[in-house]
The RNA shown here (Bacterial RNase P class A) has 413 nucleotides and comes from a Pseudomonadota bacterium.
It matches the Rfam family "Bacterial RNase P class A". By type it is a ribozyme.
The sequence is in RNAcentral, with records from ENA.
The coordinates come from a structure-prediction model, not an experiment, and the mean pLDDT is 76.
It is recorded under the gene name rnpB.
RNA sequence: GAAGCCGGCCAGACAGCCGCUGCGCGCGGGGAAAGCGGGUCAAUUCGAUGGCUCGUGCCGCGCGGAGAGGAAAGUCCGGGCUCCACAGGGUAGGGUGGCGGGUAACUCCCGCCCGCCGCGAGGCGAGGAACAGGGCCACAGAGAACAGACCGCCGAUGGCUUGCGCCGCGGGCAGCGCUCGCGACACGAGAUCAGGCAAGGGUGAAACGGUGCGGUAAGAGCGCACCGCGCCCGCCGUGAGGCGGGCGGCACGGCAACCUCCACCUGGAGCAACACCAAAUAGGCAAGCGAUGACGUGACCCGCCGAGCUUGCGGGUAGGUGGCUUGAGCCCUGGAGCAAUUCAGGGCCUAGAGGAAUGGCUGUCGGGGCCGCACGGCCCUCACAGAACCCGGCUUAUCGGCUGGCUUCCCUU
Numbered sequence: 001g002a003a004g005c006c007g008g009c010c011a012g013a014c015a016g017c018c019g020c021u022g023c024g025c026g027c028g029g030g031g032a033a034a035g036c037g038g039g040u041c042a043a044u045u046c047g048a049u050g051g052c053u054c055g056u057g058c059c060g061c062g063c064g065g066a067g068a069g070g071a072a073a074g075u076c077c078g079g080g081c082u083c084c085a086c087a088g089g090g091u092a093g094g095g096u097g098g099c100g101g102g103u104a105a106c107u108c109c110c111g112c113c114c115g116c117c118g119c120g121a122g123g124c125g126a127g128g129a130a131c132a133g134g135g136c137c138a139c140a141g142a143g144a145a146c147a148g149a150c151c152g153c154c155g156a157u158g159g160c161u162u163g164c165g166c167c168g169c170g171g172g173c174a175g176c177g178c179u180c181g182c183g184a185c186a187c188g189a190g191a192u193c194a195g196g197c198a199a200g201g202g203u204g205a206a207a208c209g210g211u212g213c214g215g216u217a218a219g220a221g222c223g224c225a226c227c228g229c230g231c232c233c234g235c236c237g238u239g240a241g242g243c244g245g246g247c248g249g250c251a252c253g254g255c256a257a258c259c260u261c262c263a264c265c266u267g268g269a270g271c272a273a274c275a276c277c278a279a280a281u282a283g284g285c286a287a288g289c290g291a292u293g294a295c296g297u298g299a300c301c302c303g304c305c306g307a308g309c310u311u312g313c314g315g316g317u318a319g320g321u322g323g324c325u326u327g328a329g330c331c332c333u334g335g336a337g338c339a340a341u342u343c344a345g346g347g348c349c350u351a352g353a354g355g356a357a358u359g360g361c362u363g364u365c366g367g368g369g370c371c372g373c374a375c376g377g378c379c380c381u382c383a384c385a386g387a388a389c390c391c392g393g394c395u396u397a398u399c400g401g402c403u404g405g406c407u408u409c410c411c412u413u
Base pairs, nucleotide, nucleotide: 001409002408003407004406005405006404007403008402009401010400012365013364014363015362016361017360018359020067021066023064024063025062026061027060028059029058035056036055037054038053039052040051041050042049069384073395074394076393077392078391079390080389081270082269083268084267093266094265095264096263097262098112099111100110101109102108113127114125115124116123117122128261129260133259134258135255136254137253150201151200152197153196154195157194158193159192160190161189162188163187165185167183168182169181170180171179172178173177209227210226211225212224213223214222228250229248230247231246232245233244234243235242236241274322275321276320277319284313285312286311287310288309289308293305295303296302329348330347331346332345333344334343335342336341367380368379369378370377371376
């Protein structure tokens, strides 16, 4: 210098003006309660609780200060919180699955082991069990599970064809001998039949251990060495596992993100949970009154009913309040730990809406795009995206940029 790997961080900046939603203070108006804060009294098991009262709680104005994210998203996991359910055990259903640790918990994180990929820094892995059982393995291919022979190799053995040699028998020539035919034997040749083989080619994601030597007709764990695999033993390690030795000739293909088996975990619903206060109207319950009223043979007394009226109570609705943001919180320093994380000390308060605020405009600078040799000009106002009870994770989306560590290659010294 080039190409990469793994982390951390930012998410246009500044100023002015006008708005929106909480909070604090002040002023004015108004006055149901719950709620929140204060005072006082009672009572106390000293945590709390109850009564009374004041302020607030509602509206407006002024001042001050705060106001989206790294993912607020998907709602995929885990927990807090709330309500409902719940003797105990089992089953069903769901989830998880190497080992050790972290955590409130997790399917998350850290470290390690093993396997695969990469020269490497590193990356990926739902990573228990395939002799408990069932199921599947498309296409291609001869054959896909206790397999198979398409091309190919051999053809030892038994035939076939053929060559040469030798022997025997028969025929021809007068004969030595030559020649023809047949048969047997031995040695070859052909690759033709039976047969042997699975080394090589070919198919496939996968072909019934791999490489080499020997061996053989050709071959083959047929034999041997090494590797792999299985079993046993020893050593190391908390463990997953690693290393070494011995034995076995190899038997047991893959898929369990198919059913299943084993081990462990697991109630349901979710802040529209849930709790409190509570208007108007309608209806309900209770008490009282109740007409020159009805009923009791009923004029009086008495009993009972009674439209209606008054008072009280309770449930629910509109509406309001709590839950709600001080929390497994954030930052700094130090200790423990390889790390995730944890402990101690100090500091900080950082949205809380509820049809739902967090915005708009202008200017300067920065960034990007286009035109242009250049000065410069024009356009964009910026990627992904918007809190909704709260946390810990995972996954997904994302313009541009800053920064730390590491790897490989090249160049120079």